[in-house]
Molecule: FMN riboswitch aptamer (RFN element)
Organism: Roseateles toxinivorans
RNA sequence: AGCGUUCUCAGGGCGGGGUGAAAUUCCCCACCGGCGGUAGCCGCAGGAUUCGUCCCGCGGAAGCCCGCGAGCGCCCGGCAGCCGCGUCAAAGCGGCUAUCGGGGUCAGCAGAUCUGGUGCGAUGCCAGGGCCGACGGUCACAGUCCGGAUGAAAGAGAAACGCG
Numbered sequence: 001a002g003c004g005u006u007c008u009c010a011g012g013g014c015g016g017g018g019u020g021a022a023a024u025u026c027c028c029c030a031c032c033g034g035c036g037g038u039a040g041c042c043g044c045a046g047g048a049u050u051c052g053u054c055c056c057g058c059g060g061a062a063g064c065c066c067g068c069g070a071g072c073g074c075c076c077g078g079c080a081g082c083c084g085c086g087u088c089a090a091a092g093c094g095g096c097u098a099u100c101g102g103g104g105u106c107a108g109c110a111g112a113u114c115u116g117g118u119g120c121g122a123u124g125c126c127a128g129g130g131c132c133g134a135c136g137g138u139c140a141c142a143g144u145c146c147g148g149a150u151g152a153a154a155g156a157g158a159a160a161c162g163c164g
């Protein structure tokens, strides 16, 4: 270095107008962008230099490029209730509902980027346009309100202990 344990941290956003009995949910304008990777951009340090620039290290940099996470669904198990089959009665078997625990790619909800410029090379740079956003709730449909959630978690950080 690596692995394990413990600890800490780990999501932003409806402002204005319209319609209406009612909308932060519809319409017009607005606003927001988790984590890791990639890096031609930016910053800093060092080196070289023909002073044009180049090399190298560190840090930052993509909602829509590659992956991941939470949620729903799915699968497995427990418990309870109901229904059906079964039985003399049970046992047992199957289904549905509610709830608790586990699994985590297995696959679904499930995502979303083009045009022009520069250039050897760009879905990452520059300019412009476009698009996307779990579930449940709600006097009317929600990325922005309320709720599960003082939760969980991709991961980030720090020291201590253990393994080696």
Base pairs, nucleotide, nucleotide: 002163003162004161005160006159007157008156009155015029016028017027018026030144031143032133033132034068035067036066037065041060042059043058044057046055047054048053063131064130071109072108074103075102076101077100078099080097081096082095083094084093085092113129114128115127116126117125135147136146137145